[in-house]
Context: one part of a larger RNA
RNA sequence: GGCAAACGGCGGAUGCCUUGGUACCGAGAAGCGAUGAAGGACGCGGAUAGCUGCGAAAAGCAUCGGGGAGCCGCUAAACAGGCUGUGAUCCGGUGGUGUCCGAAUGGGGAAACCCGGUACGGUCAGUGCCGUACCAUCCGUAACCGAAUACAUAGGUUUCGGAGGCGAACGGGGUGAACUGAAACAUCUUAGUAACCCCAGGAAAAGAAAUCAACAGAGAUUUCCUUAGUAGCGGCGAGCGAACGGGAAACAGCCCAAACCGCAUAUGUGUAAGCCCGGAAGCGUUGCAUAUGCGGGGUCGCGGGAUCAGAUGUGAACCGGUUUCGGACGGUUCGGAGAGUUACAAAACGGAUAUAUAGGCGAAGCGUCUGGAAAGUCGCACCGCAGGGGGUGAGAGUCCCGUAGCCGAAAUGUAUCGGUCUCUUUAUCUGACUCCCAAGUACGGCGGGACACGUGGAACCCUGCCGGAAUUCGUGAGGACCAUCUCACAAGGCUGAAUAUUCCUCGGUGACCGAUAGUGGACAAGUACCGUGAGGGAAAGGUGAAAAGUACCCCGGUGAGGGGAGUGAAAAGUACCUGAAACCGUUUGCCU
Repeated sequence: GGCAAACGGCGGAUGCCUUGGUACCGAGAAGCGAUGAAGGACGCGGAUAGCUGCGAAAAGCAUCGGGGAGCCGCUAAACAGGCUGUGAUCCGGUGGUGUCCGAAUGGGGAAACCCGGUACGGUCAGUGCCGUACCAUCCGUAACCGAAUACAUAGGUUUCGGAGGCGAACGGGGUGAACUGAAACAUCUUAGUAACCCCAGGAAAAGAAAUCAACAGAGAUUUCCUUAGUAGCGGCGAGCGAACGGGAAACAGCCCAAACCGCAUAUGUGUAAGCCCGGAAGCGUUGCAUAUGCGGGGUCGCGGGAUCAGAUGUGAACCGGUUUCGGACGGUUCGGAGAGUUACAAAACGGAUAUAUAGGCGAAGCGUCUGGAAAGUCGCACCGCAGGGGGUGAGAGUCCCGUAGCCGAAAUGUAUCGGUCUCUUUAUCUGACUCCCAAGUACGGCGGGACACGUGGAACCCUGCCGGAAUUCGUGAGGACCAUCUCACAAGGCUGAAUAUUCCUCGGUGACCGAUAGUGGACAAGUACCGUGAGGGAAAGGUGAAAAGUACCCCGGUGAGGGGAGUGAAAAGUACCUGAAACCGUUUGCCU
């Protein structure tokens, strides 16, 4: 030195465990913010480094409920000092307080700082200091003031209301790539994706046919299954890719513009055409036309509506127009009928029930053996609308927390029901002829976009430029275009549900992970650390049932560490469960 064995060291694999994660399901919630958010800075404890909580009223204050014996949060044991059956700590509802920064908003600013104005108050020798309230901008609203410039307008001042910022995904819109694929690459694809911007809601968007269909019919929208990888599109390459129809989920329909009537205002006309009708009396800035605003009316495709005439049907009282009588018309109140808070008008109040935010009651077992320990073994019992689960010194229906079941709210929220309440109340039919039915629109040309559809025979839809209709004997569509036929009424608007998503709350589940896994993070984790910065970003779990965490003695440097003794079931001794291998030793044997 090598090999082997035994015994150690180092090391932290493996096994077992789980406080943490992960995916999904059900329910809730789907926002917070100038009443100052999200996120922070700095503070607050007897002593206080971090975390948590809180805000100069500072691990907390008031009150209303719950609860019932201990308590003064965690790392973290102790010390000091306190609180508590006059009900503390703790849990829940509603309030109060809430420094400074931050949209940050009195002005400034290198965030958490500096400096003001006005009013009121405090202190005071003080013009100094302190406290409270208000003082940003934009938009809308109303009033007042008010230029060049007469009216006016611009502008200004003030009142009241709103906005601003943050937030995970989902939604609508605007702008809009490239890598890539085409085995290169340019049309094409990736893809209207990513990214950026704007806006909104608990969902959003869409939506009550100028729709489809095809000689039969359907009847708003949305989503799913299918039709179907079909018909098609396509350097007919790569690829892209419908619809009709069928089956389901969910279902809900409405309001305006215009014609016509009335009122108000302005302008024009201008003394008579007029003043609801008939008779009489009477009136006259009345009437008529145009424009604007408001109210009534009206909303459709077997076209609808207005106007006029006629027919049928519906309560009462009072009031109104220049007067009176009759008729018609309008208004108010009551009654009857109908409807209603998601659209079709719109709010509030109280009640009941259910539910959420604290909680309460809640059955039934003993002995024996082994063991450190009984829940295990054996024996004999019991409960069960409860034999889900967790804990307890090993494996407990009957020990503890619970579980099934039942019960419970002063306060606040949500839902449902009914009430108060609110709204409507002339409708239908027949006939007539006149009027109305959304214009720089439809449509055409040029250039684009979007439709599964790349210009194609390219309809339909959108529109930058140019041109530019019709009004029901009308207009659009049915994939160039024309005829016939059929379907539907554009150029205004609203609309629940079925659908999408999960930052968040509660409950549950797993042939999901089990500490190099599972979140980056089971631990002081977005921490330490790195970077000027944007940003990057760890490692690190386990004594034991219980600290019972080794009194005392000895060696040693008043060490480290060890030897006794003691605790414990076991040293498992805090470098602590198990403790593999690499690696490093000691002893013995063999070989050289």
This is a predicted structure of a 592-nucleotide part of an RNA (large-subunit ribosomal RNA, domain I) from Desulfonema ishimotonii. RNAcentral holds the full RNA, with entries from Rfam. Rfam family: Bacterial large subunit ribosomal RNA. Model confidence (mean pLDDT): 83 of 100.